The RNA shown here (Bacterial RNase P class A) has 365 nucleotides and comes from a Gemmatimonadaceae bacterium. It is recorded under the gene name rnpB. The RNAcentral record of the sequence draws on ENA. The organism belongs to Gemmatimonadaceae, within Bacteria. The coordinates come from a structure-prediction model, not an experiment, and the mean pLDDT is 78. Rfam family: Bacterial RNase P class A. Rfam classes the family as a ribozyme.
RNA sequence: UAGUUCGGCCAGACGAUCGCGGAUUUCGGUCCGAGGAAAGUCCGGGCUCCGCAGGGCAAGUCGCCAGGUAACGCCUGGGCACGCUUCACGGCGUGACGGAAAGUGCCGCAGAGAACACACCGCCGAUGGCCUUCGGGCACAGGCAAGGGUGAAAAGGUGCGGUAAGAGCGCACCGCGUCGCUGGUAACAGCGACGGCAUGGCAAACCCCGGCUGGAGCAAGGUCAAAUAGGCAGCGAGAGCCGGCCCGGCUCGAUCAAGACGCUGCGGGUAGACUGCUAGAGGGCGCGGGCGACCGCGCUCCCAGAGGAAUGAUCGUCACCGCCGCGAGGCGGGACAGAACCCGGCUUACAGGUCGGGCUACGCG
Numbered sequence: 001u002a003g004u005u006c007g008g009c010c011a012g013a014c015g016a017u018c019g020c021g022g023a024u025u026u027c028g029g030u031c032c033g034a035g036g037a038a039a040g041u042c043c044g045g046g047c048u049c050c051g052c053a054g055g056g057c058a059a060g061u062c063g064c065c066a067g068g069u070a071a072c073g074c075c076u077g078g079g080c081a082c083g084c085u086u087c088a089c090g091g092c093g094u095g096a097c098g099g100a101a102a103g104u105g106c107c108g109c110a111g112a113g114a115a116c117a118c119a120c121c122g123c124c125g126a127u128g129g130c131c132u133u134c135g136g137g138c139a140c141a142g143g144c145a146a147g148g149g150u151g152a153a154a155a156g157g158u159g160c161g162g163u164a165a166g167a168g169c170g171c172a173c174c175g176c177g178u179c180g181c182u183g184g185u186a187a188c189a190g191c192g193a194c195g196g197c198a199u200g201g202c203a204a205a206c207c208c209c210g211g212c213u214g215g216a217g218c219a220a221g222g223u224c225a226a227a228u229a230g231g232c233a234g235c236g237a238g239a240g241c242c243g244g245c246c247c248g249g250c251u252c253g254a255u256c257a258a259g260a261c262g263c264u265g266c267g268g269g270u271a272g273a274c275u276g277c278u279a280g281a282g283g284g285c286g287c288g289g290g291c292g293a294c295c296g297c298g299c300u301c302c303c304a305g306a307g308g309a310a311u312g313a314u315c316g317u318c319a320c321c322g323c324c325g326c327g328a329g330g331c332g333g334g335a336c337a338g339a340a341c342c343c344g345g346c347u348u349a350c351a352g353g354u355c356g357g358g359c360u361a362c363g364c365g
Base pairs, nucleotide, nucleotide: 001361002360003359004358005357006356007355008354009353010352012318013317014316015315016314017313018312020033021032022031023030024029035336039347040346042345043344044343045342046341047217048216049215050214059213060212061211062210063209064078065077066076067075068074079097080095081094082093083092084091085090098208099207103206104205105202106201107200120148121147122144123143124142127141128140129138130137131136156174157173158172159171160170161169175197176195177194178193179192180191181190182189183188221275222274223273224272231266232265233264234263235262236261238252239251240250241249242248282301283300284299285298286297287296288295289294320333321332322331323330324329
């Protein structure tokens, strides 16, 4: 430099004017005001209330190893398997990746046979029988699992020997299993010895083993507290009519209990208001530890907190992209989306730009 592949980051910048929401105000103003996903609400935690002696059952979920973390189904590093690429080395991607020699179950179609193997086409027919021109031929009993065929899968593979034909029947290598040694924290890998091979596949079928999990959620929860109705306690004796007024008369109620009525107070609770509420597993910079996820220390910053409702528009300068123009310049464009208790993840959406890593090839030093 080219090719290929993987990942990170930004999400136009600055200024002015007007507008909106919040805080504050000496009423002039000042300060702050969306995102990388604020989204899906799929996991995990904080916080709050309720429940809970301990243990077990049930249910759900997770599952190679080591580490990170408040925690996780997340992340990092490693192992193994598979896929892509390469002549190869190497690189990249993907991963429900514990157990199939505990038990049960399933394996469609095809095929003779699909798990106590099977015999369709085939191969042989040595041995025993018959015939023979003595080369051999024929039929049966029987032997075999090499070849063909079916299938995702056919009871180890390749080769040599062996045989009538064959077969782990024997041997070598590969695979598999057991044991040992070595390396590694471990998963696992390498080497050696032994075993002729026993254990087909499926656990995202039941199941077994191990780990984890109490429930509900900011409409959690807390504080203050109208009106109306109801609850509890206390207090009240008079009211109306006739009459100008008093006396008087009449009616109702009370004077004992209960009840009703009126007033006052108390308590619960609704509307409503306040709180929870945003200073936090926080952001930035530096140093240190670690391969890394991440961790520690120091300095520094305060950055939406509403009601379901705000978070915008215009102009100017510059940057980016496209088109036109020889040029000066002109015209046009900018995605996905949008907080409501908070935080860590995952997933999904996204115009354009930018930076970096791995590997391969070639060139130069």